[in-house]
RNA sequence: UGAGCUCGCCGGGCAGUCGCCGCCGGCCGCCAUUGGCGGACGGGGGAGGAAAGUCCGGGCUCCACAGGGCAAGGUGCCAGGUAACGCCUGGGCGGCGUGAGCCGACGGAAAGUGCAGCAGAAAGGAAACCGCCUAAGCGCCUUCGGGCGCCGGUAAGGUUGAAAAGGUGCGGUAAGAGCGCACCGCGUGACUGGCAACAGUUCACGGCGAUGGUAAACCCCACCUGGAGCAAGACCAAAUAGGAGUCCGAUGGCGUGGCCCGCGCUGGACUCGGGUAGGUUGCUUGAGGCUUGUGGUGACGCAAGCCCUAGAUGAAUGACUGUUCUCGACAGAACCCGGCUUACAGGCGAGCUCGCUUU
Numbered sequence: 001u002g003a004g005c006u007c008g009c010c011g012g013g014c015a016g017u018c019g020c021c022g023c024c025g026g027c028c029g030c031c032a033u034u035g036g037c038g039g040a041c042g043g044g045g046g047a048g049g050a051a052a053g054u055c056c057g058g059g060c061u062c063c064a065c066a067g068g069g070c071a072a073g074g075u076g077c078c079a080g081g082u083a084a085c086g087c088c089u090g091g092g093c094g095g096c097g098u099g100a101g102c103c104g105a106c107g108g109a110a111a112g113u114g115c116a117g118c119a120g121a122a123a124g125g126a127a128a129c130c131g132c133c134u135a136a137g138c139g140c141c142u143u144c145g146g147g148c149g150c151c152g153g154u155a156a157g158g159u160u161g162a163a164a165a166g167g168u169g170c171g172g173u174a175a176g177a178g179c180g181c182a183c184c185g186c187g188u189g190a191c192u193g194g195c196a197a198c199a200g201u202u203c204a205c206g207g208c209g210a211u212g213g214u215a216a217a218c219c220c221c222a223c224c225u226g227g228a229g230c231a232a233g234a235c236c237a238a239a240u241a242g243g244a245g246u247c248c249g250a251u252g253g254c255g256u257g258g259c260c261c262g263c264g265c266u267g268g269a270c271u272c273g274g275g276u277a278g279g280u281u282g283c284u285u286g287a288g289g290c291u292u293g294u295g296g297u298g299a300c301g302c303a304a305g306c307c308c309u310a311g312a313u314g315a316a317u318g319a320c321u322g323u324u325c326u327c328g329a330c331a332g333a334a335c336c337c338g339g340c341u342u343a344c345a346g347g348c349g350a351g352c353u354c355g356c357u358u359u
Stems, first nucleotide, its partner, number of pairs: 001355010012324007020046002023043003027039005048330001052341002055339005060229004072225005077091005092106001093104004107220002112218002114214002129158002131154003137150005166184006185208001186206005191200003233281004243272006252266005288307008325328001
């Protein structure tokens, strides 16, 4: 100096004016039980790294629930972290990259069942299409060297395919073949290292058609999972209507009618609980944040000190002005928290890798 990799952080700043939503303080007015409501004033606070998707995991709430099993769904190398997880950390194995690093649903196919287009001779206890061979047996011919045919042998070579029966070499053979041997590979067991996954220039055994692939195919194994969600749930509680109980009235009340009879209609008061509108609560102090120390490779744990940081419910966080800069992206809380994923103008910092140049 160029190209990269991995982490962490920021997400326009400052000032003024007018508004909006909570909180606190004293004052005024009304209702009134220390309290509630309203008004103006003063003080202070007011979106995010993803508030998003609602994909996982939990807290909280209500319902259900003795225990066990089946079904269904999910997870799936090993160890650890955590409240928990499908998340995170470290490790193993496999793949990619010169490298820093990145990616991986990564248990089981020597329990069973199923599936595999096209091509190809043959595709799953798999094959003689071409090629190679003619030692043995049979037949014919012969110039007696052999030739042809039949019966056969052969997976070394060619061809097809994603995949073709371990690879290379030597021996061997009629030609061949783990047929034999050496090395490499593979499998099984032991040993060693490691908590384990797993690894090993270690040892022994096995010629290796053992054991092809596919389980985000059925399946097997191990582990996990009750349902609904803050419109959860709890409390207060009008008007009108309806319900239950007690007492009273049926010699009542209302209408018709001049009045009586008659006819028609109809209860009253009190108490109680449910519950609609409405209101209150749940609501933000929490597996919380920051700093320091400490244990750990790390995720994270422990201890001390300090801090309080939106809480609406027709739903606030805005508008304007000035100034300045690198001229500003994706986007807006709605019970809370831990993750994952997705979107994002631009900028800053740290560590590391590879190349080039100079000394």

Bacterial RNase P class A from Marinobacter mangrovi, 359 nucleotides, folded computationally.
Of the family's consensus pairs, 95% are formed in the model.